The part of an RNA shown here (large-subunit ribosomal RNA, half A) has 1707 nucleotides and comes from an Anaerolineales bacterium. Lineage of the source: Bacteria > Bacillati > Chloroflexota > Anaerolineae > Anaerolineales. Its mean pLDDT, the model's own confidence on a scale to 100, is 80.

Context: one part of a larger RNA
RNA sequence: UGCUUACGGUGGAUGCCUUGGCGUUCAAGUGCCGAAGAAGGACGUGGGACACUGCGAUAAGCCUCGAGGAGCCGUGAACAGGCGCUGAUCCGAGGAUUUCCGAAUGGGGAAACCCGCUGCGGUAAACCCGCAGCAUCCUUUGACUGAAUACAUAGGUCUUAGGAGGGGAACCUGGGGAACUGAAACAUCUUAGUACCCAGAGGAAAAGAGAUUAUUCCCUGAGUAGUGGCGAGCGAAAAGGGAACAGCCCAAACCGGUUGCGUUUACGUGACCGGGGUUGUAGGACCUGAUAUAUAGAAGUUACAAAUUAGCUUGUUAGCAGAAAGGUGUGAAAAAGCCUACCAAAGAGGGUUAGAGUCCCGUAAGCGAAAACAAGUUAACUUCUUUCGGGUAUCCUGAGUACAGCCAGACACGCUAAUUUGGUUGGAAUCCGGGAAGACCACUUUCCAAGGCUAAAUACACUUGAAGACCGAUAGCGUAAUAGUACCGUGAGGGAAAGGUGAAAAGUACCCCGAUAAGGGGAGUGAAAUAGAACCUGAAACCGUGAGCAUACAAUCUGUCGGAGGACUAUGGUAGAAAGGCGUUGAUGCGAAUCAAUAGCCGCUAUCACGUCUGACGGCGUGCUUUUUGGAGAACGAGCCUGCGAGUUAAUCUCAGUGGCUAGGUUAAGGGAGUAACACCCGGAGCCGAAGCGAAAGCGAGUCGUCUUAAUAGGGCGCGAGUGGCUGGGAUUAGACACGAAACCAAGUGAGCUACCCAUGGUCAGGGUGAAGCGAGUUUAAACGCUCGUGGAGGCCCGAACCUUUCAACGUUGCAAAGUUGUAGGAUGAACUGUGGGUAGAGGUGAUAUGCCAAACGAACUUGGAGAUAGCUUGUUCUCUCCGAAAUAGCUUUAGGGCUAGCGUCAUGUGUUGAGUGUUGGAGGUAGAGCCACUGGACGGGCUAGGGGGCUUGUCGCCUACCGAACCUAACCAAACUCCGAAUGCCAAUACUUUAAGCAUGGCAGUUAGACUAUGGGAGAUGAGUUUCAUAGUCAAAAGGGAAAGAGCCCAGACCAUCAGCUAAGGUCCCUAAGUAUAAACUAAGUGGAAAACGAAGUAGGACUACUGAGACAACCAGGAGGUUGGCUUAGAAGCAGCCAUUCCUUGAAAGAGUGCGUAACAGCUCACUGGUCAAGUGGUCUUGCGCGGAAAAUUUACCGGGGCUAAGUUUAUCACCGAAGCUAUGGGUUUCAGUUUUCGAACUGAAGCGGUAGGAGAGCGUUCUGUCAGCAGUGAAGGUCGACCGGAAGGACGGCUGGAGCGGGCAGAAGUGAGAAUGCAGGCAUGAGUAGCGUAAAACAUGUGAGAAACAUGUUCGUCGAAUAUCUAAGGUUUCCGAUGCCAGGUUAAUCCGCAUCGGGUUAGUCGGUCCUUAGCCGAGGCCGGAAGGCGUAGGCGAUGGAUAUCCGGUCAACAUUCCGGAACUAUUUAGAUGGAGCGAUGGGGCAACGCAGGGAGGUAGACCAGCCUACAAUUGGAUGUAGGUGGAAAUGUGUAGGUGAUGACGUCCGUAGGAAAAUCCGCGGACUGAGCCGAGGCAUGAGUACGAGUCCAUGAGACGGAAGUGGUUGAACCUUGCUGCCAAGAAAAACCUCUAAGUGAUGAAAUCUAAGUACCCGUACCGCAAACCGACACUGGUAGAUAGGUAGAGAAUACCAAGACGAGC
Repeated sequence: UGCUUACGGUGGAUGCCUUGGCGUUCAAGUGCCGAAGAAGGACGUGGGACACUGCGAUAAGCCUCGAGGAGCCGUGAACAGGCGCUGAUCCGAGGAUUUCCGAAUGGGGAAACCCGCUGCGGUAAACCCGCAGCAUCCUUUGACUGAAUACAUAGGUCUUAGGAGGGGAACCUGGGGAACUGAAACAUCUUAGUACCCAGAGGAAAAGAGAUUAUUCCCUGAGUAGUGGCGAGCGAAAAGGGAACAGCCCAAACCGGUUGCGUUUACGUGACCGGGGUUGUAGGACCUGAUAUAUAGAAGUUACAAAUUAGCUUGUUAGCAGAAAGGUGUGAAAAAGCCUACCAAAGAGGGUUAGAGUCCCGUAAGCGAAAACAAGUUAACUUCUUUCGGGUAUCCUGAGUACAGCCAGACACGCUAAUUUGGUUGGAAUCCGGGAAGACCACUUUCCAAGGCUAAAUACACUUGAAGACCGAUAGCGUAAUAGUACCGUGAGGGAAAGGUGAAAAGUACCCCGAUAAGGGGAGUGAAAUAGAACCUGAAACCGUGAGCAUACAAUCUGUCGGAGGACUAUGGUAGAAAGGCGUUGAUGCGAAUCAAUAGCCGCUAUCACGUCUGACGGCGUGCUUUUUGGAGAACGAGCCUGCGAGUUAAUCUCAGUGGCUAGGUUAAGGGAGUAACACCCGGAGCCGAAGCGAAAGCGAGUCGUCUUAAUAGGGCGCGAGUGGCUGGGAUUAGACACGAAACCAAGUGAGCUACCCAUGGUCAGGGUGAAGCGAGUUUAAACGCUCGUGGAGGCCCGAACCUUUCAACGUUGCAAAGUUGUAGGAUGAACUGUGGGUAGAGGUGAUAUGCCAAACGAACUUGGAGAUAGCUUGUUCUCUCCGAAAUAGCUUUAGGGCUAGCGUCAUGUGUUGAGUGUUGGAGGUAGAGCCACUGGACGGGCUAGGGGGCUUGUCGCCUACCGAACCUAACCAAACUCCGAAUGCCAAUACUUUAAGCAUGGCAGUUAGACUAUGGGAGAUGAGUUUCAUAGUCAAAAGGGAAAGAGCCCAGACCAUCAGCUAAGGUCCCUAAGUAUAAACUAAGUGGAAAACGAAGUAGGACUACUGAGACAACCAGGAGGUUGGCUUAGAAGCAGCCAUUCCUUGAAAGAGUGCGUAACAGCUCACUGGUCAAGUGGUCUUGCGCGGAAAAUUUACCGGGGCUAAGUUUAUCACCGAAGCUAUGGGUUUCAGUUUUCGAACUGAAGCGGUAGGAGAGCGUUCUGUCAGCAGUGAAGGUCGACCGGAAGGACGGCUGGAGCGGGCAGAAGUGAGAAUGCAGGCAUGAGUAGCGUAAAACAUGUGAGAAACAUGUUCGUCGAAUAUCUAAGGUUUCCGAUGCCAGGUUAAUCCGCAUCGGGUUAGUCGGUCCUUAGCCGAGGCCGGAAGGCGUAGGCGAUGGAUAUCCGGUCAACAUUCCGGAACUAUUUAGAUGGAGCGAUGGGGCAACGCAGGGAGGUAGACCAGCCUACAAUUGGAUGUAGGUGGAAAUGUGUAGGUGAUGACGUCCGUAGGAAAAUCCGCGGACUGAGCCGAGGCAUGAGUACGAGUCCAUGAGACGGAAGUGGUUGAACCUUGCUGCCAAGAAAAACCUCUAAGUGAUGAAAUCUAAGUACCCGUACCGCAAACCGACACUGGUAGAUAGGUAGAGAAUACCAAGACGAGC
């Protein structure tokens, strides 16, 4: 370390439980709340902190009336303290109170806050407090006022009385109104008048009382009639059956009255009121006739007219009462067991220490209300009341209406369209009238529009009750717990996790270890503590400890088979025993029982390896899933475990099975009764069937019917039992097996980031350059010009802050979801920046980058339509049995999808139709063959017409090594040539063989990506592991043997078992089973054990041929000559540079006018040829077998599988053997068929079959729940865990331990019914790994504290920042501030420490900020516009980033101070008093407030430096011009300086005045006069004889004492500073303040001033604030506006070093 085993840890599955949910049903009831302040909240409220609940300053409550009767003060959750029989708590009914916000309503507003006005009251007054009222709109009463326009009216103002406003889950009506989607695209259409938005109403709404859609709802009609790119789809109505039922009122005619007008009467015409009157076989008015009266009749609270009271009954809102049991024994406990009882109109249910009719609550059957409410009823009460005829002259009966044209909408109806609604343009009739009946007309029938009201039956929700083959903590609501909480997001919005001790807390007294911890050990409680609070059970992953075996030369899909060795012994085998129990047998006995026997069962004992654990070694062996032609694949998915996780439901159709009834079958809605009812009884409306054919008229199944037709023919269709349940297969419509888009649309939320804009503020060290203008000089007639100076311009220059980000490096699981370091660009401008605002997605913004719009923008985000759609991908969960495909054809906007056919399966029918072989008979034009017999191609030769060229030319002609059709001849080629022509295959007939199918109909599929091999072709390169056809095979979907290893090759088709046999392919030396077999050859190359053209005296054969004993071939010896150096050429050419040639002749055995070498040329050597020696074969050509060369690749021999082989290679022949899941043998299973038997369940016998993906068919196992039957359980259920048992599988028993309360079995039934995979979901736990990292940076020491100190405290030394790492302050945060205590968590380590935890404390204002004023902008009475919502906007209001505005110094707490304290001030206001003596007075007028940028300069101040002065400096030594420190002082009051402005006239006086919306003494304007004022920092004085200021002392803290110097110079700001100059881009508003008058007020005393005494409310105020407290998920190298600005060096706010001050970075 591995396997096993025992025991633990972790974790929280499983089982059991349920406080909580769910959905549907049933029954009953209820259904709006709100200005009398709602819904919903904020804040409070308890003895004490918090959350929930309740309540509201009368605050877990107050009062009254009931009920009730002993305990109570709500819950977490106890303690303290109280209440209650003089009746509490609790429960019911009715009242009282009810802060603040919210419609929110006095005004405002950032909801829960701020600020008012009027009246009354409190106070001397003011402030302040209390009470009441004060919004807007509409209607209304009254008064006043009052336009166009004279009267008048509209309108306005005030007033009176009512009403509205806002909210509500679903339901309802109306106004607007999508898209995805479907149509396999898409536009009409569909989705759908859906989603959504808006308005409005109510408990229901809507509709509704006939000009016919005949109120509403259910069933049916009916998926019918229709409609429809006649596509997808959409889809009535009438009639019928039910539920519920209810009808009425106006307008008009006519009559009367009041009143206006016309001219007073009369009359006419309006308005209002009363009567009358309300319909279609017309009615009414009108005229006329009759009749009836009230002591009668009728109606009524929902319409029809309208209001109320009382009684009674019933019910609701609290309640009352309610039968009957004991013992025993087990146990912690009895309700279980056993034994005896009892009740029952009660044996529903729940609880009680475990299963309870008789213990408790209840249950059955009964009873009950002061008060409120509901229903019914009675009475009171209220109200109404002629009716019936006749007449038909006259009158009335709903007008911009009906209707028509055009355009739209709704009707199922998209139209040529009846009906209905709207727009627009036209536009009736009047009962002798009008509308409708699906175009229209006629006739007929029916009805009476253009006014209105109306309950019930219906929808939805809630409450109570009842129930559930609903869930049981990953389930059920998101929520069983302080859940719409924590948390996330700017926001709209999104949105969790989390149950269980025990019967009872009896929740561990006491002791010990430890730090007065955490945690543990004892003890104790308890039935149990491995029930100890992280608590029932307690699985797995994962992590350990002990033991058995194995392991240190060894190779691995992790197993399986065999197995040495070691250890062990059971649910097994064997054996034993008479000591147990049961059974059996026998005996006795009436029985009970007893005795005996028996090894049959349980139990007991012993033993065994054939059992269990381990496993040296060996054989074989590349996971699972998905997708594929094909996967170990290096193609996909899974880290592991546990839990969850996918073909369901409804309607319709179809087929099968099954049972009911049957020429019939069946009910639907609804009703009845009823319940612990899936039961029962009605209900026949409807549906299907019993007859079809035909377009229809029509005809119509005994001899067949009907249509077509001239037909009686032919042909088409039809003529045989159905129907309604249940179950199953399938289809359609619905999300339809589950998960998954990118997108589309609707309504909202966002400009706190960013883009641009608006308003108001702020910022930019320092240095340089030197424009215009001006001045002087010079020049000129004068200019221009030139020089010098002055001056200070600029999208100027350099360079910090600030803004940006060029380049590089680092970083890339970071410091950081964009940074750091260095470098770089701009840096007075088109600059940067703060605060407040504006623009919004079909959009905005944009110096355009498609950039930005809250860390993802070619169209934001959120929610909804919504489960969009997905011909696509993935996943899809138990078992066995039988059969078993396809990857093809046709069509397809089709090619990775479909439909039909083909192929599969199941059922039924048919009954030899199937297959194979033989024989016989057919059709045919392929392979081959053929050039010929066609059509073409193509080569040689001959011949020839013709053509070309040359010659000749007067023509005729001639020549031709030129071309050449046809023809002849020789040899050829063809998929689209055939005079010919097979084999196979195909079609038939027939015979034989064959358990073997075939065919038809119906249900259900899957498949339509194929692959390789062989053969025949095409394409290609007669390439491809290429592509495309055909035929066959295999794989696919096939395992086994062989080919080393291999989907497709060879052999062979696995039901199971066997330590049996025989074979196939292929093999037999070893690896490795079987021949070192036999016989004959070949090969020498390791050929075998890769390859071509081509090459070669390799070797072994064959055939032919030549030479050869007349001596061949080879070798050796010898010769190889002469004419002649042949001729030509040549410098030379002599056999041998070259040319020529019948290349000759001679000698000879033979010898070329020469085969090669050689020379300058000769020479020389040699060959051919000849002779000799030797001696028997020697050459050549063709061909066959086996070999050789040709032959170069990359990690390593690597082209026999290895060793190795001369066979163990190759060829031929032969005999053995091995060899598979093949065949055989033996046993078993199952399916089908046949037969026999049958108790009909089945059994037996025989034969054959039994590989299998997609797929079809069949049979089972298991889970949860229900019914029923019989059961089990504290003497121990479920669950967990272990075991060697049983079954063919899914699975099932039994036993031990754990566990501590429920559970299984049989037969049926119903399903949220079975997981290993979905980059699945949730949780837990691993791995990586004790690894990376610990987030810029300096610490060291001592002492202290403490259990413990690198980090805490104190001190010393050292270091860092210092235009910050210091100080103030805005935003933001919201207690982080201070103290004590603590150290589980947080802190990147530790911690005694902390921005952490617990407890306690802390923020003090007339003057600071808000409160006052206005900017951008926002809201907005009236108003204008708009489908609605709403938009804009006047008056008016809100709104700082700006304007205005009164306090300073010192001291003080642990924590606050311009706030407290001390001292010194100021502002406003009230009252009183005094002075004063005519004005005062506003929401109105006027002034002022009041404004840019740049520049240079002046004075002063803050500050700094130096000097002087003061204080201190222990001891020794030196130093004495030393060191260290101090030397300061406000607001306010007074004074009025520098400076500015002003003689181009300050301040002022007088006069006039048409303007300033009225007035004005003010302003403006005009005139006259006068002549220097006005504004204004600072300084100085007072403040201040004070406070501060070194230090000293002690009783050491709320201490005491003390009080020196307090001057001068230099420098000097960005502050005073809004001034001055220049420039062009020409630079807020309002209030405060001053002044003027109006209304009014004032000599009964105004303003103003002084004195005294009062008053000055409310909110903020802690702390952090360049950061550990803000924004960035963090104690994060990032971001964050403004103010202060010391020293030395320096131009400087650069940079360097320092001060004050702050830090040393949490390993």